[in-house]
Molecule: Bacterial RNase P class A
Organism: Acidobacteriota bacterium
């Protein structure tokens, strides 16, 4: 320097000016900290505020239990908790750094398209092999006999044909019933044997474990699929800040009091008593409209010390750092820091030019995962070249 491979930093600082915004104080209006305005303080988005995927905090609502559903899925650990994170275990890719992956298909069911005999319980297209036919119709080939030399006729073989064995070859297939050699056998096969690969199982060792070594024994050889049902183990009550409390108009309409006029209980008229009611005034309680709270001291941030291989824990010390509700945090210029380029000096300086950006924006809060972005830096590790 080249190609990889794991990680982390950073997502700027100052300064004028001109804006928006939450809070405090002070003012200005005919009283008033009703709004409105003006002046000062003073704070004002991110590493992903995003996606809403996971998992808690809060809140309301149910609440005897069991099933059933649904989630998750080697070990151990970390956590308020997770599908997160950290350490390790096999296994699978790499040359290596490094990476990806995971409970059980020797409890049982079920499925394996097409293609091939068969996709799981065994069977067998081709092929090997024995046996039998090889006649009624025809065939090759040897040989033998007989001839009217044309050919007929016997016997064997061979195609061919059935019956049976085989599961080595070949051929489908993503996948074919454990490989490789010998023996054996008609031909063949864990049919036996040796060695290899895996399973089971006994022992001994290591290790919390998941697993690991090692040595004995069984021909035991088992096919894929649980994001199929299903077994195991552990978890899981819904719903969600529009959670959910509080306070409260106008208008309409419920209740209750009271005046007055009317009906009606009542029949011919008066009082008086009970009902009802358009209408008035008064009270009261429910809801909306709006306005408050929930709502920023919290599994916090930062820094030292200790524990731990780490994930994170534990002490001690310091800070308080948005909480808007049409929804603010922009904008312009220098400066300085960062990257670069180009000159000069020559030893890390000096001049000058250029870029300083993308992705994105809180709305109850938090741990997390995922994704998206770059003016930029770093560290370590692995392989390969070059120079000293």
């Nucleotide at each position: 320097c080249c190609a990889c491979g794991a990680g982390g930093c950073a997502g700027g600082g100052g300064a004028a000016c001109c804006g928006c915004u939450g809070c405090c104080g002070g003012g200005u209006g005919c009283u008033a900290c009703u709004a409105a305005c003006c002046c000062g303080g003073u704070g004002g988005a991110g590493g992903a505020a995003a996606g809403u995927c996971g998992g808690g905090a809060c809140u309301c609502c149910a609440c005897g239990g069991g099933c059933c559903g649904c989630g998750u899925g080697c070990u151990g650990g970390g956590u308020a908790a997770c599908g997160c994170c950290c350490a390790g275990u096999g296994g699978g890719g790499g040359a290596a750094a490094c990476u990806c992956c995971a409970g059980g298909c020797c409890a049982g069911u079920g499925c394996c398209a097409c293609a091939g005999a068969a996709a799981c319980g065994a069977u067998a297209c081709c092929g090997c092999c024995a046996c039998c036919c090889g006649c009624a119709a025809g065939g090759g080939c040897g040989u033998c006999c007989g001839c009217u030399c044309g050919c007929g006729g016997g016997c064997g073989c061979c195609a061919g044909g059935g019956u049976g064995g085989u599961a080595a070859g070949g051929g489908u297939g993503g996948a074919a019933c454990g490989g490789u050699g010998g023996g054996g056998u008609a031909a063949g096969a864990g049919c036996c044997c040796a060695c290899c690969a895996g399973u089971g199982u006994c022992g001994g060792c290591g290790g919390u474990g998941a697993c690991g070594c090692c040595g004995g024994c069984a021909g035991c050889u088992c096919g894929g699929u649980a994001a199929a049902c299903c077994c195991c183990a552990c978890g899981u009550g819904g719903a969600g800040c529009a959670a959910g409390g509080c306070c409260a108009a106008a208008u309409a309409g419920g209740g209750g009091a009271g005046c007055a006029c009317g009906g009606g209980g009542a029949g011919g008229c008066c009082c008086g008593c009970c009902c009802c009611u358009c209408g008035c005034u008064c009270c009261c309680g429910g809801g909306u409209a709006g306005g408050c709270c929930g709502c920023a001291u919290g599994a916090g941030g930062c820094g030292g010390c200790g524990g731990g291989u780490g994930a994170c824990c534990g002490c001690c010390g310091u800070c308080c750092c948005a909480g808007a509700u049409u929804c603010a945090u922009g904008g312009u210029u220098c400066c300085c820091a960062c990257c670069u380029c180009g000159g000069c000096c020559g030893u890390u300086g000096c001049c000058g030019g250029g870029g300083c950006a993308a992705c994105a924006g809180g709305a109850u809060c938090c741990c997390g995962c995922u994704u998206a972005c770059u003016c930029g830096c770093c560290u370590c590790g692995u392989g390969g070249g070059u120079c000293a």